[in-house]
Molecule: transfer RNA
Organism: Cellulosimicrobium protaetiae
RNA sequence: GCCUUCGUGGUCCAACGGACACGACGCCGCUCUACGGAAGCGGAGACGGGGGUUCGACUCCCUCCGAGGGCA
Numbered sequence: 001g002c003c004u005u006c007g008u009g010g011u012c013c014a015a016c017g018g019a020c021a022c023g024a025c026g027c028c029g030c031u032c033u034a035c036g037g038a039a040g041c042g043g044a045g046a047c048g049g050g051g052g053u054u055c056g057a058c059u060c061c062c063u064c065c066g067a068g069g070g071c072a
Stems, first nucleotide, its partner, number of pairs: 001071007010025003018055001027043005048064005
C1' cells in the first nucleotide's frame, strides 16, 4: 500500500430496511429477611464521527477514525 471482518449501555451480545434498539452480568431502588452479597419486583444506562440513498437506516452506499486477520 491492497483485500477482508468488525465497531451497539460499565462488560458481553442480539436486532428479514419498519414496533418503545433484545437479553445476560454489573449498577440503583423497593419487598422479603435476624442479616442480604440469596430470592422476587421495578428502574437508569448504548447504535464510533460525518455525509448520502430511502416514506423509513443499527442494517445499504461513500468517507474518516479505531481494532483483528490475510497479501505484498